[in-house]
Context: one part of a larger RNA
RNA sequence: GGAUGAACGCUAGCGGCAGGCCUAAUACAUGCAAGUCGAGGGAGAAGUUAGGUGCUUGCACUUGAUGGGAACCGGCGAACGGGUUGCGUAACACGUAUGCAACCUACCUAUAACUGGGGGAUAGCCCGAAGAAAUUCGGAUUAAUACCCUAUAAUAUUUAGUCAUCGCAUGAUGAUUAUCUUAAAACUCCGGUGGUUAUAGAUGGGCAUGCGGCCUAUUAGUUUGUUGGUGAGGUAAUGGCUCACCAAGACUACGAUAGGUAGGGGGUCUGAGAGGAUGAUCCCCCACACUGGUACUGAGACACGGACCAGACUCCUACGGGAGGCAGCAGUGAGGAAUAUUGGACAAUGGACGCAAGUCUGAUCCAGCCAUGCCGCGUGCAGGAAGAAUGCCCUAUGGGUUGUAAACUGCUUUUAUUUGGGAAUAAACCCCUCCUCGUGAGGAGGGCUGAAGGUACCAAACGAAUAAGCACCGGCUAACUCCGUGCCAGCAGCCGCGGUAAUACGGAGGGUCCAAGCGUUAUCC
Numbered sequence: 001g002g003a004u005g006a007a008c009g010c011u012a013g014c015g016g017c018a019g020g021c022c023u024a025a026u027a028c029a030u031g032c033a034a035g036u037c038g039a040g041g042g043a044g045a046a047g048u049u050a051g052g053u054g055c056u057u058g059c060a061c062u063u064g065a066u067g068g069g070a071a072c073c074g075g076c077g078a079a080c081g082g083g084u085u086g087c088g089u090a091a092c093a094c095g096u097a098u099g100c101a102a103c104c105u106a107c108c109u110a111u112a113a114c115u116g117g118g119g120g121a122u123a124g125c126c127c128g129a130a131g132a133a134a135u136u137c138g139g140a141u142u143a144a145u146a147c148c149c150u151a152u153a154a155u156a157u158u159u160a161g162u163c164a165u166c167g168c169a170u171g172a173u174g175a176u177u178a179u180c181u182u183a184a185a186a187c188u189c190c191g192g193u194g195g196u197u198a199u200a201g202a203u204g205g206g207c208a209u210g211c212g213g214c215c216u217a218u219u220a221g222u223u224u225g226u227u228g229g230u231g232a233g234g235u236a237a238u239g240g241c242u243c244a245c246c247a248a249g250a251c252u253a254c255g256a257u258a259g260g261u262a263g264g265g266g267g268u269c270u271g272a273g274a275g276g277a278u279g280a281u282c283c284c285c286c287a288c289a290c291u292g293g294u295a296c297u298g299a300g301a302c303a304c305g306g307a308c309c310a311g312a313c314u315c316c317u318a319c320g321g322g323a324g325g326c327a328g329c330a331g332u333g334a335g336g337a338a339u340a341u342u343g344g345a346c347a348a349u350g351g352a353c354g355c356a357a358g359u360c361u362g363a364u365c366c367a368g369c370c371a372u373g374c375c376g377c378g379u380g381c382a383g384g385a386a387g388a389a390u391g392c393c394c395u396a397u398g399g400g401u402u403g404u405a406a407a408c409u410g411c412u413u414u415u416a417u418u419u420g421g422g423a424a425u426a427a428a429c430c431c432c433u434c435c436u437c438g439u440g441a442g443g444a445g446g447g448c449u450g451a452a453g454g455u456a457c458c459a460a461a462c463g464a465a466u467a468a469g470c471a472c473c474g475g476c477u478a479a480c481u482c483c484g485u486g487c488c489a490g491c492a493g494c495c496g497c498g499g500u501a502a503u504a505c506g507g508a509g510g511g512u513c514c515a516a517g518c519g520u521u522a523u524c525c
Base pairs, nucleotide, nucleotide: 001525002524003523004522006521007520008519009518010517013377014376015375016374017373018372019370020369021335026333027332028331030330031329032328035076036075037074040073041072047066048065049064050063051062052061053060054059055058083288084287086286094212095211096210097209098208099207100206103205104204108201109200110199111198112197113196114195115194116150117149118148119147126139127138128137129136130135156181159178160177161176162175163174164173165172166171186193187192214260215259216258221251222250223249226248227247228246229245230244231243232242233241263285264284265283266282267278268277269276270275290311291310292309293308294307313324314323315322316321341367343366344365345364349363350361351360352359353358380411381410382409383408391401392400393399394398417461418460419459420458421457425452430447431446432445433444434443435442436441437440469514471512472511473510474495475494476493480509481508482507483506484505490497491496
């Protein structure tokens, strides 16, 4: 000198764009953050409407139609998105480059084939019971794109062969023979939408390997599923991944093992570079979800707002037993030098579900708070010497300085205030009309939709009106005099000032630097 997720002191007019618990992965009141589909299903509450009956003449009951609220079964989603940087991890975790002849992949795309027949339940509803509650149990009854049986089927699966081509190899690919096993679901506005099987693609993942990146030798030996083999089990898949048996290996001074520290990278800061430091915000990957463990479901989890067990803690309790998990968004306590609103909207972008309308979305888009940072603007401009007055200084009837500074004259109005106008972000989906092909796609035109927001922006009126501080002035280092103090009080980054003429302490006048900031502290280069 540069930099910062900064803090502190003094000060403070505005705007734009960013950023905002670095500490206790501490404990959490409250609200919201993941639902959706009636075009899968049974179910018909409230309400509306038509008729009938009773009559108390505007109410009750009842039949039909319409109507979907809360729950329930079923499907898809909930494994994404969001958080903490970050507990753990020094590891194939990450980065980079390869390999899988050892693998999986819902939704999506393409191609081919199929979608036949039957059955028993169960939630809900109803009845009953237990319990303070959470909830649970029994009985009766009912549906499905829920579940089961069965038919058919191969380029799928199993086993055993034959041939061809290829590969560094375990082998792979293709053709072919026999054998074995396994499918499906309906809805419909009749246009379709779905379902099953197979192959291929796309996307996402899994596994393995080379190389790379912390400290300590005041850590020198470490290891028994350890190292390898055979076989089996397990997995989507390879493998001591697990197990049985066999062998005795495997790593290490090119640093094993142990200990400490730490998420990794793209990047960021600095530097001419090499390098050094760092890993906030944004992006990619990993890990975690009160602590530890376990699996279930599923294409995908060993699952933040799922389950079970154990533990700590908090809450409810009728003492028998139950409920909970903000490292989601806000917010609270605590800790701390220190870090924001219990806001608005789904209008846009994106996501889930749905044919769609649409619903949900603390993702997201916006607004609020904070000079925390960067950038921009303003606090006037021109003239004006009686060089006014005050202040301060001196060689003191006088002079210097403050100083064109003020007064005064003219001008301007960014900004502020008031008034008026007023956006883009929106085009799709959807609806209507039309055109082209021809029967569901493309195109054209019109219509609908804005949280931010009456915001940005524009215009008018008004009047210099609404707006300057902070640090420093011995040298380094730009900027000097007076008074007070008298090794005192004090200053100080280093050298050092102060003991009676202090440009170094305190005040004043004057000056210098930067400026809505200026200084101090901390940390890095």

The part of an RNA shown here (small-subunit ribosomal RNA, 5' domain) has 525 nucleotides and comes from a Sphingobacteriales bacterium. Its Rfam family is "Bacterial small subunit ribosomal RNA".